[in-house]
RNA sequence: UAAGGUACCUCGGGGGGCCUCUGGCUGAGAUGUGCAUCGCACGGACCCGUUGAACCUGAACCGGUUAACACCGGCGGAGGGAAGGUCUGGACAUCACUC
Numbered sequence: 001u002a003a004g005g006u007a008c009c010u011c012g013g014g015g016g017g018c019c020u021c022u023g024g025c026u027g028a029g030a031u032g033u034g035c036a037u038c039g040c041a042c043g044g045a046c047c048c049g050u051u052g053a054a055c056c057u058g059a060a061c062c063g064g065u066u067a068a069c070a071c072c073g074g075c076g077g078a079g080g081g082a083a084g085g086u087c088u089g090g091a092c093a094u095c096a097c098u099c
Base pairs, nucleotide, nucleotide: 007086008085009084010083011049012048013047014046017025018024019023031043032042033041034040035039055080056079057078061074062073063072064071
C1' cells in the first nucleotide's frame, strides 16, 4: 500500500398477501407464544439501513393481465424512510538492505 469486504461488532427499520382452503400459488419472507379480543404485547426466520425501490404514502390509483393475489408497464428516482464503530497506535528485540 492492497486485498479480504456484499466483512465484523453493536444498534435500528420493515412486511406478512391471495385462493378453487386437510391443501395450493407468488415471494427472500405469507408466523410462533401470551393476553383475551380480533386488537395488543413479546419473539423466530427473512429482507433492508442514507451509495437508502427493504418498506410506507399517493392508492380502494391508471393501462394490460389473473379465478384472485401475484405479475408487466405507468405514476416515478415523486414524497417519505432505519447508522454508528472496528480491522489501529506506540515501545523494544531480531533479521535483511544501504551508508
The prediction has a mean pLDDT of 76. Predicted 3D model of a 99-nucleotide RNA (TPP riboswitch aptamer (THI element)) from Roseobacter sp. The sequence is in RNAcentral, with records from Ribocentre.